A computed fold for a 73-nucleotide RNA from an archaeon, annotated as transfer RNA. Its Rfam family is "tRNA". The family's RNA type in Rfam is transfer RNA. From the family's description: Transfer RNA (tRNA) molecules are approximately 80 nucleotides in length. Its mean pLDDT, the model's own confidence on a scale to 100, is 83.
C1' cells in the first nucleotide's frame, strides 16, 4: 500500500437511533470513632477522539481525518 478493531469524567466500564449518558474506583463535604480505618449519605467531575452528513431526533448509522493495536502484501 491494503483489510481489521479500539477511543465514552483523573482511571475502568456499561449504553436496542428516543428520559437529565450508566456503574465501580479515585477524588471532595457530612455522619459514625478519643483517633485513624471500615462502613453509611451526598457532592463535583464528560463537548462520547476532532469534523462533515443522514434523521423529527446520533455515544450508537454513514465518510474523512488523529491516535492506538492486529493482520496480509
Nucleotide at each position: 500500500g491494503g483489510g481489521c478493531c479500539u477511543a465514552u469524567a483523573g482511571u475502568c466500564u456499561a449504553g436496542u437511533g428516543g428520559c437529565u449518558a450508566u456503574g465501580a474506583c479515585g477524588u471532595c463535604g457530612c455522619c459514625u470513632u478519643c483517633a485513624c480505618a471500615u462502613g453509611g449519605c451526598g457532592g463535583a467531575g464528560g463537548u462520547c477522539g476532532g469534523g462533515a452528513g443522514u434523521u423529527c431526533a446520533a455515544g450508537u448509522c454513514u465518510c474523512c481525518c488523529u491516535a492506538g493495536g492486529c493482520c496480509c502484501a